[in-house]
Context: one part of a larger RNA
């Protein structure tokens, strides 16, 4: 030196552990914000750098309920309090709540810097309110073209918006990478982006739907099939249905129009009308247009409206006055509905449930050992032998857990009641109404699975442009038979997605290079001028008992002795401590 072999160091693998992750499911909630949000900034402790917690009333402040001994967070120690006259703590409601952020009293380089007006003041400081913009409601003053007016503009007051938020949802816009073994039509995709919007959902919904040539179904929505079928497609690459069937939930309404009656507003301008038969009377009344209101109507074996007539509780009133008749309005009775749509506001209210909590069985003894929860022995409980903790493995020692109770205050439901709301049916005759710059067509375009194709159905952009039940639409050009259905208004629960949050349960899910980036002052430290990027870092021991005291050394770092403990080679650089890598010792070999 080279190997072996002991004993060490460095080192942080491993192995055990877990406060933190990861997913599933189950329920809840599904919002927050000018009463000022999300989300910061800067305070705030006796003495505080971070984190948490509050806001100048600042780890607090009040009032109630629970609990039942200690308390003054994380955080040991000192200093100084508090508490059985019930504290800390938990929960409800409430006060406070700087500054900056939509931010709104102007500005601005966010957390600042400058005003106005009224009030209050010791008349200066200071102190307290208000002053953003935009819609819409009212009221008031003003006032064009244009002479009343009207449009507009001004001020006031009272109402809203406005910004946040992960998914899901509807809307508007809208790529390219790629595929096609290039590419250009096509594909990727109506995908990602970006924007509007609204909800616990959303969006779709009650046929101008299908089906069928014997028939028939009945609203939307969401799952499974039919089906990779029938098309579609540089007939490439791909893209892809519907009918019909089986489940999941089920719920049906309600305008416009005709006509009737009112208010206002214009027109006409003294008889014509005034419900109808007779007689009195009225007369800015009647009667045409707008227009709002309040009856009426809501369909496809078409329906409704008018007028005529036949049926239908009961009672009182009214239409100019009497009588009859008719209408019509109110009440009760009878029968129905009703808070998600069908008419809309609530108000009581047993009881359930959430926001604190309470009860809650049953063990000793020997033994090993630091320590019993191990062993040995003799019991018990169990609607409780889920789990976790205790100095090692615990039903019976704590926490629990099975069953059971239990809320002043706030929340959520909610049977019932109160209130509320509706009530004609038929025959016949009329032809008065049934959504219009629509439907349809024509030129380009765009959605349908469907790429102009025979191209039907939807939709909009230009341009043309009907009808009203003897109308009108669709049955995949188009025409005729036949069927079916009634566009041009609206409204609707369930089933369906989603999961920032609460809460509870599991897991052939991880176990500190994993599992989230982040078990630890982690969106931290640290890197960028900015968007933006992003670590590393767990583990003494049952219990600090964390080594008093003595030596060496600098009043050190480290160490040696004594002490603690079951171990101190567990010594805070602290469980176990692999190996690379240095060291000593010692065999052996050159």
């Nucleotide at each position: 030196g080279g190997c072996g072999c002991g004993c060490g160091g460095u080192g942080g693998a491993u192995g055990c552990c877990u406060u933190g992750g990861c997913g599933u499911c189950g329920a809840g909630a599904g919002g927050c914000g000018a009463u000022g949000a999300a989300g910061g900034a800067c305070g705030u402790g006796g003495a505080c750098a971070g984190c948490u917690g509050c806001g100048a009333a600042a780890a607090g402040c009040c009032a109630c309920g629970g609990g039942g001994a200690g308390c003054c967070g994380c955080u040991a120690a000192c200093a100084g309090g508090c508490c059985u006259c019930g504290a800390u703590c938990c929960g409800u409601g409430g006060a406070u709540c700087u500054c900056c952020g939509a931010a709104u009293c102007g500005g601005g380089c966010a957390a600042c810097c400058g005003a106005g007006u009224g009030g209050g003041g010791a008349c200066a400081a200071c102190c307290c309110a208000c002053u953003a913009a935009c819609c819409u409601c009212g009221a008031g003053c003003u006032g064009a073209a244009u002479c009343c007016a009207u449009a507009g503009g001004c001020u006031c007051g009272g109402g809203g918006u406005g910004g946040c938020c992960a998914a899901c949802c509807g809307g508007g816009u809208g790529a390219a990478c790629u595929g096609a073994a290039a590419c250009a039509u096509c594909u990727a995709a109506g995908u990602a982006g970006c924007c509007c919007g609204u909800g616990g959902a959303a969006a779709g919904g009650a046929a101008a739907u299908c089906a069928a040539u014997c028939a028939g179904a009945g609203a939307c929505u969401c799952c499974c099939c039919u089906a990779g079928u029938a098309g579609u497609g540089g007939c490439g690459a791909g893209c892809g249905a519907a009918c019909g069937g089986g489940g999941a939930a089920c719920a049906g309404c309600c305008c416009a129009a005709a006509c009737c009656g009112u208010g206002c507003c214009a027109g006409u301008g003294u008889a014509a009308g005034c419900c109808u038969g007779g007689g009195a009377g009225c007369g800015u009344u009647g009667c045409u247009g707008g227009u709002g209101c309040g009856g009426g109507g809501u369909u496809g074996a078409g329906g409704g409206g008018c007028c005529a007539c036949u049926c239908g509780g009961c009672c009182g009133g009214a239409a100019u006055c009497c009588c009859a008749g008719u209408u019509c309005c109110g009440g009760c009775a009878u029968g129905g509905a009703g808070u998600u749509a069908c008419a809309a506001a609530g108000c009581c209210a047993a009881c359930c449930g959430c926001u604190a909590g309470c009860c809650g069985a049953a063990c000793g003894g020997c033994u090993u050992g630091g320590a019993a929860u191990g062993g040995c022995c003799g019991g018990c409980c169990a609607c409780a032998g889920a789990a976790g903790g205790u100095g090692a493995c615990a039903g019976c020692c704590c926490u629990g857990u099975a069953g059971g109770c239990g809320a002043a205050a706030g929340c959520g439901g909610g049977a019932g009641g109160c209130c509320u709301c509706c009530a004609g049916a038929g025959u016949g005759g009329u032809u008065c109404c049934c959504g219009a710059g629509u439907a349809c067509c024509g030129c380009a375009g765009g959605a349908c699975a469907c790429g102009u194709g025979c191209a039907a159905u939807c939709c909009g952009g230009c341009g043309g442009g009907a009808a009203u039940c003897c109308g009108g639409g669709a049955g995949g050009a188009c025409c005729a038979u036949c069927u079916u259905c009634c566009a041009a208004g609206g409204c609707u629960a369930a089933g369906u997605a989603c999961u920032a949050c609460u809460c509870g349960a599991c897991g052939a899910c991880c176990g500190a290079u994993a599992g989230u980036g982040a078990a630890c002052a982690a969106g931290u430290a640290c890197c960028g001028u900015g968007a933006g990027g992003g670590a590393a870092a767990g583990g003494u021991g049952a219990a600090a008992a964390g080594u008093a005291c003595c030596c060496c050394g600098a009043u050190a770092a480290g160490g040696g002795g004594a002490g603690u403990g079951a171990a101190a080679u567990a010594g805070u650089a602290u469980c176990u401590g692999a190996a690379a890598c240095c060291g000593c010792g010692u065999g052996u070999c050159u």
Predicted 3D model of a 590-nucleotide part of an RNA (large-subunit ribosomal RNA, domain I) from a Pseudomonadota bacterium. The full RNA is in RNAcentral, with records from ENA.